[in-house]
RNA sequence: CACAAACGCUGGCGGCGUGCCUAAUACAUGCAAGUCGAACGGGGAAGUACCUUCGGGUAUUGUACUAGUGGCGCACGGGUGAGUAACGCGUAGAUAAUCUUCCUUAGAGUGGGGAAUAACCAGUCGAAAGAUUGGCUAAUACCGCAUAAGACCACAGAUCCUGCGGGAUCAGGGGUUAAAGGCUUCGGUCGCUUUAAGAUGAGUCUGCGCCCCAUUAGCUAGUUGGUGGGGUAACGGCCUACCAAGGCAGUGAUGGGUAACUGGUUUGAGAGAACGACCAGUCACACUGGGACUGAGACACGGCCCAGACUCCUACGGGAGGCAGCAGUAGGGAAUCUUGCACAAUGGAGGAAACUCUGAUGCAGCGACGCCGCGUGAGUGAUGAAGGCUUUCGGGUUGUAAAGCUCUGUUCUCAGGGAAAAACAAAAUGAUUGUACCUGAGGAGAAAGGACCGGCUAACUUCGUGCCAGCAGCCGCGGUAAGACGGGGGGUCCUAGCGUUGUUCGGAAUCAUUGGGCGUAAAGCGGGCGUAGGUGGCCAUGUAAGUCGGGAGUGAAAUCCCUGGGCUCAACCCAGGAAGUGCUCUCGAUACUGCUUGGCUUGAAUGUGGAAGAGGAUAGUGGAAUUCCAGGUGUAGUGGUGAAAUACGUAGAUAUCUGGAGGAACACCGGUGGCGAAGGCGGCUAUCUGGUCCAACAUUGACACUGAGGCCCGAAAGCGUGGGGAUCAAACAGGAUUAGAUACCCUGGUAGUCCACGCUAUAAACGAUGGAUACUUGGUGUUGGAGGUAUUGACCCCUCCAGUGCCGAAGCUAACGCGUUAAGUAUCCCGCCUGGGGAGUACGGUCGCAAGAUUAAAACUCAAAGAAAUUGACGGGGGCCCGCACAAGCGGUGGAGCAUGUGGUUCAAUUCGAUGCAACGCGAAAAACCUUACCUAGGUUUGACAUGUAUUGGAAGGAUCCCAGAAAUGGGUCCGCUCGCAAGAGCCGAUACACAGGUGCUGCAUGGCUGUCGUCAGCUCGUGUCGUGAGAUGUUGGGUUAAGUCCCGCAACGAGCGCAACCCCUGUCCCCAGUUGCCAGCACAUCAUGGUGGGAACUCUGGGGAGACUGCCGGUGACAAACCGGAGGAAGGUGGGGAUGACGUCAAGUCAUCAUGGCCCUUAUGGGCUGGGCUACACACGUGCUACAAUGGUCGGUACAGAGGGACGCAAGACCGCGAGGUGGAGCAAAUCCCAAAAAACCAAUCGUAGUCCGGAUUGGAGUCUGCAACUCGACUCCAUGAAGUCGGAAUCGCUAGUAAUCGCGAAUCAGCAUGUCGCGGUGAAUACGUUCCCGGGCCUUGUACACACCGCCCGUCACACCAUGGGAGUGGGUUGCUCCAGAAGUAGUUAGCCUAACCGCAAGGAGGGCGAUUACCACGGAGUGAUUCAUGACUGGGGUGA
Repeated sequence: CACAAACGCUGGCGGCGUGCCUAAUACAUGCAAGUCGAACGGGGAAGUACCUUCGGGUAUUGUACUAGUGGCGCACGGGUGAGUAACGCGUAGAUAAUCUUCCUUAGAGUGGGGAAUAACCAGUCGAAAGAUUGGCUAAUACCGCAUAAGACCACAGAUCCUGCGGGAUCAGGGGUUAAAGGCUUCGGUCGCUUUAAGAUGAGUCUGCGCCCCAUUAGCUAGUUGGUGGGGUAACGGCCUACCAAGGCAGUGAUGGGUAACUGGUUUGAGAGAACGACCAGUCACACUGGGACUGAGACACGGCCCAGACUCCUACGGGAGGCAGCAGUAGGGAAUCUUGCACAAUGGAGGAAACUCUGAUGCAGCGACGCCGCGUGAGUGAUGAAGGCUUUCGGGUUGUAAAGCUCUGUUCUCAGGGAAAAACAAAAUGAUUGUACCUGAGGAGAAAGGACCGGCUAACUUCGUGCCAGCAGCCGCGGUAAGACGGGGGGUCCUAGCGUUGUUCGGAAUCAUUGGGCGUAAAGCGGGCGUAGGUGGCCAUGUAAGUCGGGAGUGAAAUCCCUGGGCUCAACCCAGGAAGUGCUCUCGAUACUGCUUGGCUUGAAUGUGGAAGAGGAUAGUGGAAUUCCAGGUGUAGUGGUGAAAUACGUAGAUAUCUGGAGGAACACCGGUGGCGAAGGCGGCUAUCUGGUCCAACAUUGACACUGAGGCCCGAAAGCGUGGGGAUCAAACAGGAUUAGAUACCCUGGUAGUCCACGCUAUAAACGAUGGAUACUUGGUGUUGGAGGUAUUGACCCCUCCAGUGCCGAAGCUAACGCGUUAAGUAUCCCGCCUGGGGAGUACGGUCGCAAGAUUAAAACUCAAAGAAAUUGACGGGGGCCCGCACAAGCGGUGGAGCAUGUGGUUCAAUUCGAUGCAACGCGAAAAACCUUACCUAGGUUUGACAUGUAUUGGAAGGAUCCCAGAAAUGGGUCCGCUCGCAAGAGCCGAUACACAGGUGCUGCAUGGCUGUCGUCAGCUCGUGUCGUGAGAUGUUGGGUUAAGUCCCGCAACGAGCGCAACCCCUGUCCCCAGUUGCCAGCACAUCAUGGUGGGAACUCUGGGGAGACUGCCGGUGACAAACCGGAGGAAGGUGGGGAUGACGUCAAGUCAUCAUGGCCCUUAUGGGCUGGGCUACACACGUGCUACAAUGGUCGGUACAGAGGGACGCAAGACCGCGAGGUGGAGCAAAUCCCAAAAAACCAAUCGUAGUCCGGAUUGGAGUCUGCAACUCGACUCCAUGAAGUCGGAAUCGCUAGUAAUCGCGAAUCAGCAUGUCGCGGUGAAUACGUUCCCGGGCCUUGUACACACCGCCCGUCACACCAUGGGAGUGGGUUGCUCCAGAAGUAGUUAGCCUAACCGCAAGGAGGGCGAUUACCACGGAGUGAUUCAUGACUGGGGUGA
């Protein structure tokens, strides 16, 4: 796009078409083929005339009708598509091999006789259908005779044609053969017979064309041909007898499956592909099978006979039937109409005609089944109404849409008129139809839906739902913000339809003729020889088959196309033209192809002379080595492995020497060297033998290339028979390894490995690349041969031919790559491919001893499978490099007690979050109340807090006290009062309403912030270039660095974010300044003290500067960057520390900091309060503190910091208390005063290795402090108590220098509470060989089937469910071959039985005919045996799919 469609929703009108695709299933009922009285006899209503016994009869017409005889028709028209793969159909021819009723034209004729018979009458039988006997009768029915132009037959002539077979025409004599009459106005007319011709129709024959399967390869005995005969309208094995042995087939016979064919229809640019409804041509069929009769024509849809199945009637004896005609019924099915009207038209049959018949046909009905046309209103109408939907709350949209106003009248309703078709010599005649159409009136009244809106694909939002319900053509949507599900609104498309399903073609160059491919995607046979076939060098002659051109015929009509015309248009219809790419005939052309003939030498082959070679076969022969045997020497191990063990060995191994045996393989040479078709071939010698190359000539003269089938060769393994058996070595045994180890490793070891003969026929049989020929820039190796120059010669060099490699141009290729050895450009031939899996499987065939090979599907299932390349990621891949990563060290954790956090458990609640590194002394820089989010109890509702509106009252507010209560809260009491003239304003209370509020959920809706890789050195961009592209280049490479740091190189050149630097602290010096800090020098004072005057040197404070840059020297390096060493310097190569965190990753963390979308709660999930809980405790883990002691504990004494904090504060001296602390309050908003004592250290003493003078948990008692309040649940003090613990398993953490370790001090939080956190200083080490390994990271490279990226992907068994399929003892059907039996009806032959009108005969009888019988053929049926196919089958095999 189309549909003979169906289904869903919907449905106003008309026109034109169209309507059982399935059960060629079965059919009730009615109709569908009759007609002619002018062929015939009979009957005969009615009329007329006559007669009458009035009952009727006779005559006539018989102009009505009719059963029968007879004629014509029934072979057309109508239906269906079962069969048929065929001369069935199409096309072009042939018929000189034929027939043709009716019709037309023409010729000739139509004479004279005869015998019957139906109807009818009378019987008989039967239920019926019907049958039968006797008798009468007619014809255009039947039969002789006459005539014979003509026709036919045989004979014998002539002319002409021819395809040479024969045919046509003419004349001759001989033989055979006709007829029917009816009507009549008597004029004729309709018939009849015969002949010729035409027309029409039919038969037969031929060329070409017409589906699939080779898992159908051989078929055929009337088969192929001939002769004689028969038969037919006609040729012919059509039939028969005999003879011959043919015929068909790879150009697909035979068999199987499917199918009516065509014009055409649909689609397509075309070529094609699919189909063959309606219409038209042909064929076939008529319940199934067979058969003939009649006839011009049938083997006959509405005829006959027989057989069968089915249905119906029956008196059970017997009969009847055939809708694939029109309607209609049942059934089947997704599905297909009225038991209508009329012969008016067109056509048909009969008839002289009138006319009759006609379910052909013309019409109507039903169905949106299709095509076409029309309508469902038009104009105006903005407060952009209401309502709906949505919203950022402003609005937007529905939307000029509606309403309203003004019109129109297609369709519709009513009424009036009213055709054409169609009028034939005239008259009559209309089913459709009172239809189309015209006119008038009425009235916007009665007339819109369907699908879709994620992309493809035009059209977007809201709500609901929450991987549910559902959608889906493909991709795919749905797991709480769904443009994809469902509803709403809006929109898009089409429109009386719209969608869905199905089917065909297209897109699909996805079977490729036009117009594809085969190195790696599917695809080159493992290799050759060669048959058929296909293709084929140069010149010329002829021919004209192919080819090209002209002409003629045909290619039915319809259809398609063009033009014109008719229905108001269109669909539709009519007319004309064109086209129909084809076939046939004919005339011409001759370039090319073919064919014929004659030549040629360049393709090919042969000959001559050389050459190389693991080419093949057979026989012989050689040395080294392994093993074994014998002997000698010799002694304890050998062997083997990652390490071992099994094994061998004191019965003497291994080792070593000598001798022997036997088998197999041939080191070095040896080489991308050689040979061969491939497989393959390797010591040496001989014999036989194949191919190849080179050089120069000679010969043949296209002899060539390819090659379906076919034949041959064909590694290894394997098989058979017989040998052989040294090594090695499947199976097997043992030992190891391992979770296991039916493996890898080891020790043994049998088939086999070897030979001969015979099978097998496969390999990643690979260059994953078929063969042949020609052409197309090059470079460089190497093998064989030849030539040239030069040379004494050998090399070297140059050229040609033949091989074999590498690199590369053009070109090709998806890319990789190929590239004169093509995967380039062309020609020829062969083989092969057509998504993945199923499957190279099943079945069948062939081959094989077997193993198996070969040929080779389908069901089912998936939406991919695959190739090449790219970027990442990954690797128990490689290279380079870094990091407290390892190593080297020091100190810890893990064991104990306690502290703290977490898990778990418990609980009314133990609020919540954080969960590998990167949660766990984390959020929390402070849970007794508060905090607090949790639980309990009692209470509150515009609210503790914000804004606003309306009404109403009042000012606000404060306070002592009382009552109830746990408090919140409630009740009571007292005091007191604004501004403005007013309106009113701010304030408070009450009521109502908007709203507040939520630490409720979602960190997977988010912002912000943060962690982590990682302070790792990376991450990118612009332009250019390369690539079809993804992408690459830059950023890789050579060096170097802490660094993508820098240098050099480079199709790249630049740039950005990172690195570094700039910033802060610290280390040295200088300048300035000099109090609260400092005190060298001067002076004063004190027991003593910068206490004082003073000083500005020093320290210090805090501002500003200097300084360090690989700057200098030497060496290394590439003359670079840089590195190494040195000098100077306070500091040296980033001086030390901090801040600073690229692109990104982890849906990392946080909705409980804050903010925020959506959802949820609203007398509660909000707000307030009391008490409790977050502090629980069989247990497990993390982080810490204190220890286990003598480098220590205890006691006494003596020193030295830094950085901080302080007014709701720090607090001195003094006094009291053992102490925590208390009393009291000088000083200090602080370089001034206070906290404040620094502690390790040092100097003495003591303890003496012990559960201790270690350790301090726990517990008892007594206190202090803070605070409304220390019970749950604070810290501290004193006295007493004195637990575990004696250095910690596996494992694991930190640290590279002022670091680890160790010692104390301060601060934040804070009423109080520090073993935590953040800071500060004191003392102050050890070690780093080095980068193999563990972990993490960076760069380059490589492989990849990974991309959620190795925590990836993914294989097989087993278990379960479902699906299709193979095998299967069999079982049941279908089709069919062969061999038989059988033989209805019928035809033909024969006929001895019976019967017999016409003719012959005087008769007897004959001729002829019929019945019966019989023979041949044969349908149905039956038997046996095969083939094939379908279904089914216990059990069984594999396959597919499934969270």
The prediction has a mean pLDDT of 82.
Small-subunit ribosomal RNA from an uncultured Gammaproteobacteria bacterium, 1443 nucleotides, folded computationally.
Its Rfam family is "Bacterial small subunit ribosomal RNA".